[in-house]
């Protein structure tokens, strides 16, 4: 970068730095955060999803990633009469090339 699989529950911020956005999931809108500082970066602290670990209904936090404000609506594909499901886009992890 492709591809396979499994999840998309739940958790769990402070501080410098930055200066204006930010909130994954077609366009879009809605609705919140945000100069009382917004994404990025850093540092400490944290959380435990997956790998690891240990005395494995559990715990754990050394180590590898990955996180650390909450959201709705919502067209197209494919099976359904329809309610709805699943796909397929997305994000993570663990393997394959």
């Nucleotide at each position: 970068c492709c591809c396979u699989u499994a999840u998309u529950c739940a958790g769990a911020g402070u501080g410098a730095u930055g200066g204006a956005g930010a909130u994954a999931c077609a366009a879009a809108g809605g609705a919140u955060c945000u100069g009382u500082g917004a994404a990025g970066u850093c540092a400490c602290g944290g959380c435990a999803a997956c790998c690891c670990c240990g005395a494995u209904a559990c715990g754990g936090a050394a180590g590898g990633u990955g996180c650390c404000a909450a959201c709705c609506u919502g067209a197209g594909c494919g099976a359904g009469u329809a309610a709805u499901c699943g796909a397929a886009c997305a994000a993570u992890a663990a393997g394959a090339g």
Predicted 3D model of a 97-nucleotide RNA (SAM riboswitch aptamer (S box leader)). It was read from a public genome assembly, where an Rfam model found it.